[in-house]
RNA sequence: UUCUUAUCAAGAGCGGUGGAGGGAAUGGCCCGAAGAAGCCCGGCAACCAGCGAGGGAGAAAACCAAGCAUGGUGCCAACUCCUUCUGCAUCUUGAUGGUGCAGAAAGAUAAGAA
Numbered sequence: 001u002u003c004u005u006a007u008c009a010a011g012a013g014c015g016g017u018g019g020a021g022g023g024a025a026u027g028g029c030c031c032g033a034a035g036a037a038g039c040c041c042g043g044c045a046a047c048c049a050g051c052g053a054g055g056g057a058g059a060a061a062a063c064c065a066a067g068c069a070u071g072g073u074g075c076c077a078a079c080u081c082c083u084u085c086u087g088c089a090u091c092u093u094g095a096u097g098g099u100g101c102a103g104a105a106a107g108a109u110a111a112g113a114a
Base pairs, nucleotide, nucleotide: 001114002113003112004111005110006109007108008107013041015040016039017038021031022030023029027082028081042076043075044074047072048071049070050068051067054064055063080106084104085103086102087101088100089099090098091097
């Protein structure tokens, strides 16, 4: 980098440092000197590993498993901030269009594979 699978409506600091940017991309709309990114600490969550009440089975192991949060990631404004395409429903219009739902695309994260 590509592919596969799963998840994406919840959750997370009035700390230190740092100094101007940040929210993927386009267009918006926002956040930011009442201090952005980054770094440190702190926290959230529970995908993977680990542990595991208990379950059924049993010679044992393997198996299922609420939960724990030790290790590996991840995450900590706004639905993935909104955005593009298709279908259906509905409202309005001469038409474009608005809203809702479902699916797809794009993206993010995890685990596995090449």